RNA sequence: AUUGACCAAAGGCAAACUCGUUCGAAAGACGGGGACGCAAAGCCACGGGUCUACCGUUAUAGGAAACUAUAACCAGACAGCCGGGUUGCUCAG
Numbered sequence: 001a002u003u004g005a006c007c008a009a010a011g012g013c014a015a016a017c018u019c020g021u022u023c024g025a026a027a028g029a030c031g032g033g034g035a036c037g038c039a040a041a042g043c044c045a046c047g048g049g050u051c052u053a054c055c056g057u058u059a060u061a062g063g064a065a066a067c068u069a070u071a072a073c074c075a076g077a078c079a080g081c082c083g084g085g086u087u088g089c090u091c092a093g
Stems, first nucleotide, its partner, number of pairs: 002093004012038002017033005023028001036080001042086003046083003049078004056073007
């Protein structure tokens, strides 16, 4: 440097659930407890995917209108859905 995780050791992270927050419209985020799992379950929303739907835009339908409903866009979230990028511990070849 590269490939891998059968073995050893030291450590690391932390799903569901739960308690909380001068967070957020929500999805969700963050902190405490917790431990299903994880060799990148470190980091990056680049491609696909899933979730949300406050404001705004457009279209369609209804309506006399106000407006309502649905869809798309805009916007947001998930890195523990998959791929990609990037950095890295130990051990083995």